[in-house]
Formats: sequence, C1' cells, structure tokens
RNA sequence: GGAUGCCUUCGGGGUCGGGUGCAAAUCCCAACCGGCGGUGAUCAAGCUUGUCUUGCUAGCCCGCGACCCGCAUAGCACUGCUUUGCGGCUGAUUUGGUGAGAAACCAAAGCCGACGGUAACAGUCCGGAUGGGAGAAGGAAGUC
Repeated sequence: GGAUGCCUUCGGGGUCGGGUGCAAAUCCCAACCGGCGGUGAUCAAGCUUGUCUUGCUAGCCCGCGACCCGCAUAGCACUGCUUUGCGGCUGAUUUGGUGAGAAACCAAAGCCGACGGUAACAGUCCGGAUGGGAGAAGGAAGUC
C1' cells in the first nucleotide's frame, strides 16, 4: 500500500404573498427545493515540470438509492406481517455564447419529482419513518 470480512459514527431540502371556494400549504397565480457514486477541453494547488499528481463542477449525461411489484427464504401472534437474497419497475433539456472540442462552464427559456392520508387533486403538510438507504468518514484485527 492492496484485497477480504468485522465494528463505530454520519448519511434529504422546500409553499413567502395572493385568488376562488363551505372547505385547498392539494386547484389557479406566484414562491421554494434538489440524496449518493461516476464523468471536466476549465479553474486551483503541488513538485517530480509530466499533455504528471491532487482537489473542485450536473435534479433533467451514465449508474445507484428511497417507494412499489414478483419469486425464494427464515421467523412469528400465520388469508397476514416481518427478515434476508435475487429479479422487475423507477421522472425530467433545449437554445444561444465561448472554444479545437460543451451532456458538466456562462446566459436564457423550459421540464421533473413514490405510496397512503386529507373538509378539495400535494415534489414542499401529516403518516409508514426513532425505519430503510446509495454511500461517506474513522477504527481494530488478521492476511497478502
């Protein structure tokens, strides 16, 4: 220093203001928000000055997670619920600029957002959830 398993901690944000109405944070106008990993012709830093190394950049480029469905699995208080594994499902971008090159930069315009609940249709309220989780950081052991 690498691979493997183990332990600990961390691990999601957001309806101002107004309209209609018996009633809406759900409709309408308007406002606001953007999980995790990867990917930079740019920029920054470093010293070994190499087309090097490290760091930084995306809701809508690639992949993943949450939700939901199926099969298997084990447990239980067994028409079911839960655990674990595998599989399925899983939203949305264009134009202009710069440039050798733009899906990531700059500008503009646009678009997207599980399930159940609700006095009325929810990305933002309440609930499953003091849950799960992509993963991030750290630790000890043993091994090569």
Model confidence (mean pLDDT): 78 of 100.
Predicted 3D model of a 144-nucleotide RNA (FMN riboswitch aptamer (RFN element)).
Its Rfam family is "FMN riboswitch aptamer (RFN element)". Rfam links the family to the GO term FMN binding. Rfam describes the family as follows. The RFN element is a highly conserved domain that is found frequently in the 5'-untranslated regions of prokaryotic mRNAs that encode for flavin mononucleotide (FMN) biosynthesis and transport proteins.